[in-house]
The part of an RNA shown here (small-subunit ribosomal RNA, 3' major domain) has 483 nucleotides and comes from an uncultured bacterium. Its Rfam family is "Bacterial small subunit ribosomal RNA". Rfam links the family to the GO terms structural constituent of ribosome and ribosome. RNAcentral holds the full RNA, with entries from ENA and SILVA.
Context: one part of a larger RNA
RNA sequence: UGACGGGGGCCCGCACAAGCGGUGGAACAUGUGGUUUAAUUCGACACUACGCGAGAAACCUUACCUAGGCUUGACAUGCUUUUGACCGCUAUAGAAAUAUAGCUUUCUGGGCUUCGGUUCAGACAAUUGCACAGGUGCUGCAUGGCUGUCGUCAGCUCGUGUCGUGAGAUGUUGGGUUAAGUCCUCUAACGAGCGCAACCCCUGCUAUCAGUUGCUACUUACGUGAGUAAGGCACUCUGAUGGGACUGCCUGGGAAACCAGGAGGAAGGUGGGGAUGACGUCAAGUCCUCAUGGCCUUUAUGCCUAGGGCAACACACGUGUUACAAUGGUCGGUACAAAGAGUUGCGAGCUCGUAAGAGUAAGCUAACCUCAUAAAGCCGAUCUAAGUUCAGAUUGAGGUCUGCAACUCGACCUCAUGAAGUUGAAAUCGCUAGUAAUCGCGUAUCAGAACGACGCGGUGAAUACGUACUCGGGCCUUGCACA
Numbered sequence: 001u002g003a004c005g006g007g008g009g010c011c012c013g014c015a016c017a018a019g020c021g022g023u024g025g026a027a028c029a030u031g032u033g034g035u036u037u038a039a040u041u042c043g044a045c046a047c048u049a050c051g052c053g054a055g056a057a058a059c060c061u062u063a064c065c066u067a068g069g070c071u072u073g074a075c076a077u078g079c080u081u082u083u084g085a086c087c088g089c090u091a092u093a094g095a096a097a098u099a100u101a102g103c104u105u106u107c108u109g110g111g112c113u114u115c116g117g118u119u120c121a122g123a124c125a126a127u128u129g130c131a132c133a134g135g136u137g138c139u140g141c142a143u144g145g146c147u148g149u150c151g152u153c154a155g156c157u158c159g160u161g162u163c164g165u166g167a168g169a170u171g172u173u174g175g176g177u178u179a180a181g182u183c184c185u186c187u188a189a190c191g192a193g194c195g196c197a198a199c200c201c202c203u204g205c206u207a208u209c210a211g212u213u214g215c216u217a218c219u220u221a222c223g224u225g226a227g228u229a230a231g232g233c234a235c236u237c238u239g240a241u242g243g244g245a246c247u248g249c250c251u252g253g254g255a256a257a258c259c260a261g262g263a264g265g266a267a268g269g270u271g272g273g274g275a276u277g278a279c280g281u282c283a284a285g286u287c288c289u290c291a292u293g294g295c296c297u298u299u300a301u302g303c304c305u306a307g308g309g310c311a312a313c314a315c316a317c318g319u320g321u322u323a324c325a326a327u328g329g330u331c332g333g334u335a336c337a338a339a340g341a342g343u344u345g346c347g348a349g350c351u352c353g354u355a356a357g358a359g360u361a362a363g364c365u366a367a368c369c370u371c372a373u374a375a376a377g378c379c380g381a382u383c384u385a386a387g388u389u390c391a392g393a394u395u396g397a398g399g400u401c402u403g404c405a406a407c408u409c410g411a412c413c414u415c416a417u418g419a420a421g422u423u424g425a426a427a428u429c430g431c432u433a434g435u436a437a438u439c440g441c442g443u444a445u446c447a448g449a450a451c452g453a454c455g456c457g458g459u460g461a462a463u464a465c466g467u468a469c470u471c472g473g474g475c476c477u478u479g480c481a482c483a
Stems, first nucleotide, its partner, number of pairs: 001483002004479002007477007015467002019431005026322008034313002042053002064308007073132001077131003082126003088103006106123007134297002137295003143291002145286003148282001150280001155194006161170003174185003200274004205243007214233002218231005246268001249262005324424001328383007340371003345364002349360004390421001395416007437459007
């Protein structure tokens, strides 16, 4: 000087407390451990692994296993030998890769030319040989890059000066204040840098400009009406540029910074949300994104192909979904979104089918058309406390769709079946406001395949006395047998 303390002081955080809803019990989904297996590819392991890499494992992916094959190789460059084609098509064998046979078959320029060709150079393709390729093989404890975490915590440092023999100190401490090393004040310190804040994006109010594909107050025409068309850009909206909030104003406190309250205002003291992550820590994670040193491999640890596996199942754990019902289930009627996606696509309408869906087909490269009925809600009917008209696992049968192909191993529909489950021990998680809870909608991936992920809106709470305690963190100080 740090680190540490079941030392002290001050302060903060959904850290506790106060509340609301869960997990832990059940079934299923998914990941992991274990076990099994020819293989169940690999990585990730307290917080910071376990719906994680994977934003899609039937084939492919795929790295694993079994079997059949190849050896300058599936891919790159150079030299070299031979050829003029290669490719493609057909047939046979085969699970395919592949092998064999047949058919088909070059171009450009120059020289010679008997116009048939021949020779040289080049392009392209195949082929021989050699250098070499290849490796998701090992080492993340050799590395780059990227990332997690402490932590969006308020810290981490430097120059000059001063003090100290020195390590170092000071500044950065003290008194106030703040979300903040934020600011004020004092001051052997004076300044500065990386962080904080601001600048950026979204959202909340408003003005101007613009007005189609959006809007319709008003006018006109048509129509019984719903509405349509033509004017129109007022309004809604869209989207570009501005304004607006700064403790600016008032009162009180204070030396100031600032704090408490008030006015005006759409918004008030960082308005709400996002992006943004200092010096460093954990030899944290990743050699399987990529790059890369070293090592290993080279008729194999490389490459091609078929099939299987990654999906197994006594069990254990994590994360979720659905429930256990009446604030509910079922049936009928009826209302209101936002944000997205679409041409190998979204697919209206009509017809058929109980349905999944099929047939046909309009429009749309989209503020135009489509996906697309939002659901919870509201109105009415029924069920009456039961393992039920709750719950839906499992299983049987029949189908639909995608796709070469749904056996291992897809999703969905219909009929039948109708399991556990009556609110969950010890323990434990999230959340402070348009939040929790609850309700649907969309997208990426994608041929098909979400209870996951990422977004969107609808309805919409309770509680916070407080900081003794638990956990984590910051500043000062003290002890120290630690570095």